Predicted 3D model of a 381-nucleotide RNA (Bacterial RNase P class A) from an Acidimicrobiia bacterium.
RNA sequence: CGAGCCCGGGAGACGACCGCGUUCGGCGCCGCCGACCCGUUCGGCGCACCGACCGAGGAAAGUCCGGACUCCGCAGGGCAUGGUGCUGGGUAACACCCAGGCGGGGCAACCCGACGGAAAGUGCAACAGAGAGCAGACCGCCGUAACGGCAAGGGUGAAACGGUGGUGUAAGAGACCACCAGCGCUCCGGGUGACCGGGGCGGCUAGGCAAACCCCACCAGGAGCAAGGCCAAGCAGGGAGUGAGCUGCCCGCUCGUUAAUCCCAGGUGGGCCGCAUGAGCCCGUCCAGCAAUGGCGGGCCUAGAUAGAUGGUCGUCGCCGGGCGCCGGUCCUCGGACCGGAUGCCGGGUACAGAAUCCGGCUUACGACCGGGCUCAUAGG
Numbered sequence: 001c002g003a004g005c006c007c008g009g010g011a012g013a014c015g016a017c018c019g020c021g022u023u024c025g026g027c028g029c030c031g032c033c034g035a036c037c038c039g040u041u042c043g044g045c046g047c048a049c050c051g052a053c054c055g056a057g058g059a060a061a062g063u064c065c066g067g068a069c070u071c072c073g074c075a076g077g078g079c080a081u082g083g084u085g086c087u088g089g090g091u092a093a094c095a096c097c098c099a100g101g102c103g104g105g106g107c108a109a110c111c112c113g114a115c116g117g118a119a120a121g122u123g124c125a126a127c128a129g130a131g132a133g134c135a136g137a138c139c140g141c142c143g144u145a146a147c148g149g150c151a152a153g154g155g156u157g158a159a160a161c162g163g164u165g166g167u168g169u170a171a172g173a174g175a176c177c178a179c180c181a182g183c184g185c186u187c188c189g190g191g192u193g194a195c196c197g198g199g200g201c202g203g204c205u206a207g208g209c210a211a212a213c214c215c216c217a218c219c220a221g222g223a224g225c226a227a228g229g230c231c232a233a234g235c236a237g238g239g240a241g242u243g244a245g246c247u248g249c250c251c252g253c254u255c256g257u258u259a260a261u262c263c264c265a266g267g268u269g270g271g272c273c274g275c276a277u278g279a280g281c282c283c284g285u286c287c288a289g290c291a292a293u294g295g296c297g298g299g300c301c302u303a304g305a306u307a308g309a310u311g312g313u314c315g316u317c318g319c320c321g322g323g324c325g326c327c328g329g330u331c332c333u334c335g336g337a338c339c340g341g342a343u344g345c346c347g348g349g350u351a352c353a354g355a356a357u358c359c360g361g362c363u364u365a366c367g368a369c370c371g372g373g374c375u376c377a378u379a380g381g
Stems, first nucleotide, its partner, number of pairs: 001380001002376008012317007020055002023052004028047001030046006036039001057352001061363002064361005069224004076251004081220005086100005101115001102113004116215002121213002123209002138154002140150004162180006181205001183202008228273004237264003243255003280300005286295003318350003322346003326341006
């Protein structure tokens, strides 16, 4: 030389030509509407042309979580259902992030974990195996073959009811003893806490699975920008019949009493708002904090389409491989092989992917490149 781990960054640059969209300005005076002094007027809108500014992302994606916002009756209680599940902090909120604890993996840097409860109850465990839950005699050991005793040894399995040594016995066994592991109760110390360290007592052992039912704690009203509001256009009514509204159920509440709602039929499917000043973006050698993050100061305004604009071609340069040639070094069977460098020529490549109400996350996709920090090791060449 190497093999890895973590964090961060950008997502080619410039020019020419052609093309698209929003907004603004100009202009044409083409079309529509309105006003009045009724015109070769003024104003508004649309259309065409010209010009200027601006015009996708780190994931715009999957639509998986969490919110903002809007409407439903300002949404109270219970049941059901769904979700979350170590501790502390961050946040508008979260299943996200940070720090820590515990468990697992790795020599290590570091990575992974839905990580409450299995002595509340129910349930499940393929195959193999003699036996799979308060089990079990296949081989084996012992007594005396039949028969009986034995869970120490073998074997099966993901899992076989503590481990080692001794006492004991016909052979054995927590049957008994010592130590160790583990469990329950309790005490002391440390920590905000998860938890950690230590002492005592007990009985000798309590198996696994809760992203199986379930129990415990906490959270959740429903629908979603096709929300919702306004304007324009258009249509044909008929039926059920007293209740309707929160959209699973009940209570409670509100509204309504002959018109709302509901069902069938019919019409439209155009325009404007919502809709771009927001948990906004950038900078800081500032402050608090280990950090996530919060605060403070300064600067900036930065896409809004509606069948959906943000593109294409060419040239030059950049970046990354390949081939031929050049230079240097090592080995050397003296012909080449290997390594490194500069770059001359030729020929390639330059990803994943496209906003649609808006944010915060997660996950997935991504040719390759750049920067920083850290670990292991002379195993291999």
The source organism's lineage runs through Bacteria, Bacillati, Actinomycetota and Acidimicrobiia. The prediction has a mean pLDDT of 76. Rfam family: Bacterial RNase P class A. It is annotated as a ribozyme.